c-di-GMP-I riboswitch aptamer from a Candidatus Bipolaricaulota bacterium, 75 nucleotides, folded computationally. Of the family's consensus pairs, 94% are formed in the model. Its mean pLDDT, the model's own confidence on a scale to 100, is 86. The sequence was found by an Rfam model in a public genome assembly. Lineage of the source: Bacteria > Bacteria candidate phyla > Candidatus Bipolaricaulota.
[in-house]
RNA sequence: GGAACGAAAGGGCAAACCUGCCGAAAGGCAGGGGCGCAAAGCCACGGGCCCGAGGUGGGCGGCCGGGCUGCCGAA
Numbered sequence: 001g002g003a004a005c006g007a008a009a010g011g012g013c014a015a016a017c018c019u020g021c022c023g024a025a026a027g028g029c030a031g032g033g034g035c036g037c038a039a040a041g042c043c044a045c046g047g048g049c050c051c052g053a054g055g056u057g058g059g060c061g062g063c064c065g066g067g068c069u070g071c072c073g074a075a
Stems, first nucleotide, its partner, number of pairs: 005073002012037002017032006035062001041068003045065003048060004
């Protein structure tokens, strides 16, 4: 230094719930909140789930896989 891994420290993100706004809905954004998270950063590519009467429609990356990127450094 790399891979793998996840102790510590600093910092980071933020579930439920509440408020406001947007949306037909799933859901999203902002503020509060903090269950958790080492990719809980990003991408709907495969599977899955949700909305919708339906689709060459929409949503979930905090369901799993995959891809790209990334902080720290004990065993």